[in-house]
Predicted 3D model of a 110-nucleotide RNA (TPP riboswitch aptamer (THI element)) from Ureibacillus acetophenoni. It was read from a public genome assembly, where an Rfam model found it.
Formats: sequence, C1' cells, structure tokens
RNA sequence: AGAAGAAUGUAGGGGAGCUGGUGUGGCCAGCUGAGAUUGUAUCCUUUAGAUACUAACCCUUAGAACCUGAUUUGGUUAAUACCAGCGUAGGGAACAUUGACUUCAAAUUU
Repeated sequence: AGAAGAAUGUAGGGGAGCUGGUGUGGCCAGCUGAGAUUGUAUCCUUUAGAUACUAACCCUUAGAACCUGAUUUGGUUAAUACCAGCGUAGGGAACAUUGACUUCAAAUUU
C1' cells in the first nucleotide's frame, strides 16, 4: 500500500413480562432486564384489549435482537425475569462512505 474494527449516513427487523392494588383501558406501586408501550389516532371493551404510526432500547447475514420448538429441561426467584441446556435445530432484517480514531501490516527509505 492494504486489511479489519470503530465511526457516520440512510434504510430495515424485533419485544413489551411477573406480583399486589385499584377500576376502566399500554392506570398506581414493587421486581428483573438494554428495553416491560414515549406520544398520537382508530376500533373494541366494563373491565387494563387489538391495530397503525411514532419515540427510546436492542439487532441487521461474522445474524441467540427476535420467533418456533415451549403449557420445554436444570438452577434461581415471592413470581416472572435472569443463567445454562435445547442450539453445528428450523426461521429471521443492509447497503454505502471513510478526512480523522484503534489494531495488524509487505516492500522501500533513514
């Protein structure tokens, strides 16, 4: 030289639990986690619901973000969460740029 990371830009994918209370409706309090509906609208509903857009968070093929398996196996917890198994399983969303930054680095020169 270059390669990789990182960064930047635009685009896209995903989830929203458990416990108690209250009574309307992503409500209040607590727990875990990166994130447990930020805001708006419509439908629906007497009982804390569904969809779309949007915000935050995470992830984008080097793909465990997330879904199926799963009303799953073991540990843990008040209960979920969380950790490990399942998992070399099956799915799953991307391109570009590189002045500066980090790492590696051939030849040549001093």

The coordinates come from a structure-prediction model, not an experiment, and the mean pLDDT is 75.